[in-house]
Predicted 3D model of a 75-nucleotide RNA (transfer RNA) from a Planctomycetota bacterium.
Rfam family: tRNA. Gene Ontology term of the family: triplet codon-amino acid adaptor activity.
NCBI's taxonomy places the organism under Bacteria, Pseudomonadati, Planctomycetota.
């Protein structure tokens, strides 16, 4: 240096135009002699920066960063 794939909550991860599914973990209730377990509540004001297309973008489009892979070139 080229091509491809990713970056979403504390962690895994879903979602790929129209106000962000799920587990796990925590926080608080119920129950329970006291726990465990079991249910029941809460938990992203925003999706890696910038920008750009649209009435609306995590979603699309472009630069940039950072992570994986292949490839090609120095050594």
């Nucleotide at each position: 240096g080229g091509c491809g794939g990713g970056u979403u909550a504390g962690c895994c991860a879903a979602g790929c135009g129209g106000c962000a599914a799920g587990g796990c973990a925590a926080g608080g209730g119920u129950u329970u002699g006291c726990a465990a377990a079991a249910c029941c509540c809460u938990c992203a004001u925003a999706c890696g920066c910038c920008g750009g297309u649209u009435c609306a973008a995590a979603u699309c489009c472009g630069g940039c960063a950072c992570c994986c892979g292949c490839c090609u070139c120095c050594a």